The RNA shown here (transfer RNA) has 72 nucleotides and comes from Ladona fulva. The prediction has a mean pLDDT of 81.
[in-house]
RNA sequence: GACAUGAUAGUUUAAUGGUUAGAAUACCUGCCCGGAAAGUGGGAGAUCUGGGUUCGAGUCCUAGUCAUGUCG
Numbered sequence: 001g002a003c004a005u006g007a008u009a010g011u012u013u014a015a016u017g018g019u020u021a022g023a024a025u026a027c028c029u030g031c032c033c034g035g036a037a038a039g040u041g042g043g044a045g046a047u048c049u050g051g052g053u054u055c056g057a058g059u060c061c062u063a064g065u066c067a068u069g070u071c072g
Base pairs, nucleotide, nucleotide: 001071002070003069004068005067006066007065010025011024012023013022018055027043028042029041030040031039048064049063050062051061052060
């Protein structure tokens, strides 16, 4: 340099183009307990950036950034 794959809560991860982006764990909190831990109920928290297609984009197209791999 070329090509392929990927980027979603703090972390790990799900989501046929369709109506509140789902869960686990961590965090905050109620209950429980003499106090913790464990258990149990609740809460807040996310689509890498710009543009395009579409009635509608996390998803499709495109440019870029970053990561991994293959080739040179």